[in-house]
Context: one part of a larger RNA
Molecule: large-subunit ribosomal RNA, domain VI
Organism: Candidatus Dojkabacteria bacterium
RNA sequence: CGUUGUAUAUUUGAGAGAAUCGUCCCCUAGUACGAAAGGAUCGGGGAGUGGUAACCUCUGGUCUACCAGCUGUUCUACCAAGAGCAUGGCUGGGUAGCUAAGUUAUUAUCGGAUAAGCACUGAAAGCAUAUAAGUGCGAAGCCAAUCUCAAGAUUAAAUAUACUUGUGUAGCUUGACUACAUGGGAGGUCUGUGGAAGACUACCACAUUGAUAGGCUCUAAGUGUGAGUAUAGUGAUAUACUUAGCUGAGGAGUACUAAUUGACCAAAAG
Numbered sequence: 001c002g003u004u005g006u007a008u009a010u011u012u013g014a015g016a017g018a019a020u021c022g023u024c025c026c027c028u029a030g031u032a033c034g035a036a037a038g039g040a041u042c043g044g045g046g047a048g049u050g051g052u053a054a055c056c057u058c059u060g061g062u063c064u065a066c067c068a069g070c071u072g073u074u075c076u077a078c079c080a081a082g083a084g085c086a087u088g089g090c091u092g093g094g095u096a097g098c099u100a101a102g103u104u105a106u107u108a109u110c111g112g113a114u115a116a117g118c119a120c121u122g123a124a125a126g127c128a129u130a131u132a133a134g135u136g137c138g139a140a141g142c143c144a145a146u147c148u149c150a151a152g153a154u155u156a157a158a159u160a161u162a163c164u165u166g167u168g169u170a171g172c173u174u175g176a177c178u179a180c181a182u183g184g185g186a187g188g189u190c191u192g193u194g195g196a197a198g199a200c201u202a203c204c205a206c207a208u209u210g211a212u213a214g215g216c217u218c219u220a221a222g223u224g225u226g227a228g229u230a231u232a233g234u235g236a237u238a239u240a241c242u243u244a245g246c247u248g249a250g251g252a253g254u255a256c257u258a259a260u261u262g263a264c265c266a267a268a269a270g
Base pairs, nucleotide, nucleotide: 001152005163006162007161008160009159010158011157015149016148017147018146023047024046025045026044027043033038050107051106052105053104054103055102059100060099061098062097066093067092068091069090070089071086072085073084074083075082076081111143112142117137118136119135120134166182167181168180169179170178171177172175187265188264189263190262191207192206193205194204195203212258213257214256215254216253217252218251219250221247222246223245228241229240230239231238232237
């Protein structure tokens, strides 16, 4: 921009894409078959590889500054306590998130038309013949079925709901008229707070009739017992107050802060 008024939702499915893999064990059955050796079809049950998708409860990984320990050095006048730098200085852990080696699901079932092939009925050709007329079975393949996208499917679909067509002036051809001006409007956009959404855009949530983000409180979780004081020891250090102190992302609550105020777009033919 179109889809023949403008919108908001919910659908249909023309069409397109993806997937549709494979193994082993048990029973049937040591049966059929076979002299024996050996050893089934069909059917039923189980395990689980590989592929694919999703997820983070578990097992782990990471977690660039969450906690602790440690070294050198500079600084905060000094002690103590800290800060900067040294690959995140090094080391030990580690929430959320992300993630696989982890977890879960699925790879199912049933049809249609067939290929090779196997057949039925059956003449030409008194027989025979699956074929000439006619009929059936038959594959991981084909068409559906399964999952995803999908009305720009220009043949532009459907359903539901919402909204507008008001006012003034002028004209003459007096009309469901034309021109100009102006108002209103469902809904949307801008704007702002953000997001398990994201390159941007888009998408989603919220904007005081508010829990959208931050802050605060509580809590989960992590680290591992802060500083200071007291006591014991010559001292390093230990013990007590103290499962402390600190804490990024998790959860809940709470309007304290910021989402204020606003602007713009937007519809009718017959």